[in-house]
Background
This is a predicted structure of an 86-nucleotide RNA (c-di-GMP-I riboswitch aptamer) from Paenibacillus psychroresistens. Rfam family: c-di-GMP-I riboswitch aptamer. Rfam's curators write: GEMM was predicted in a large-scale screen for bacterial structured RNA regulatory elements.
This record gives sequence, C1' cells and structure tokens, in this order.
RNA sequence: UACUUGCGAGGGCGAUUUUGGUGAAAGCCAAGGGAGCAAAGCCAUAGGCCUAAGGUUCUAAGAACUAAGGUAUCUAGGUUGCAACG
Repeated sequence: UACUUGCGAGGGCGAUUUUGGUGAAAGCCAAGGGAGCAAAGCCAUAGGCCUAAGGUUCUAAGAACUAAGGUAUCUAGGUUGCAACG
C1' cells in the first nucleotide's frame, strides 16, 4: 500500500419511542433512551419508498396526477475513514 476480516481495546453513530421546537405534510433539529450498525461517515447520481404546499385536470364539497420537498438505518453507485486475531 492492496486485499481480507470485524476477535479484542479505545472511541463513534443511534431504530422504535417520549418531550420541546420547526414544517403544508413527509420529515428534520435538540434532549432523554438504546433496537441495532465496520462506514448506521459524507453525496439525492439511478431505481425504490414517503409527502402533495404550490401547480394541472375534473367538479359543489372534494377527488386524481405531479417534487422543485424528504428518506444515506431500502438497493446500487461515488468519495473519505477506525482497528489487526490476518
């Protein structure tokens, strides 16, 4: 340095959920908590999934479609990185 592995040590992250904030919503942020994670670090690029404010169409209320909003702990891809029983 590359591959492989994730046993040990030291650290890291934080599902469900509760409270508060934010947002049209999905969701996000902070604190508590600890299912799990070797990239559960970062990037919405492709697919998937969630939402539908605005927009379009039909109508009376309303309904359908739509991402420019999200999800990196859905998959693939890109990129950086910890450790060594190998």